Bacterial small signal recognition particle RNA from an Actinomycetes bacterium, 99 nucleotides, folded computationally. Rfam family: Bacterial small signal recognition particle RNA. It is annotated as a non-coding RNA gene.
RNA sequence: GGACGGGCCCUACGCGGCUUGCACUUGUGAACCGGGUCAGGGUCGGAAGACAGCAGCCCUCAGCAAAUCUGCAAGGGUGCCGUAGAUCGUCGGUCCGUC
Numbered sequence: 001g002g003a004c005g006g007g008c009c010c011u012a013c014g015c016g017g018c019u020u021g022c023a024c025u026u027g028u029g030a031a032c033c034g035g036g037u038c039a040g041g042g043u044c045g046g047a048a049g050a051c052a053g054c055a056g057c058c059c060u061c062a063g064c065a066a067a068u069c070u071g072c073a074a075g076g077g078u079g080c081c082g083u084a085g086a087u088c089g090u091c092g093g094u095c096c097g098u099c
Stems, first nucleotide, its partner, number of pairs: 001096004006091003010085005015079002018075006025066004034059004042051003
């Protein structure tokens, strides 16, 4: 100096992982402007009863909170991970040749 291949760097795909968001689960959750049941009381009625319906109770919308299993989506200063590829930048390896 040349040839070959390898590691790092770069790209793509895949796998795992991290973060965030959403969904799922649970709890809470409406003085009135959600629903149901409506004590008391009220109205109508000769009466039987009927009607509306406050509080309370129950269920829940939006919202809020919680814990992480799970699922989806996105992202990266993620991984001595796997496969493939590009450039010729770097590191050293094998072989050959020359001084």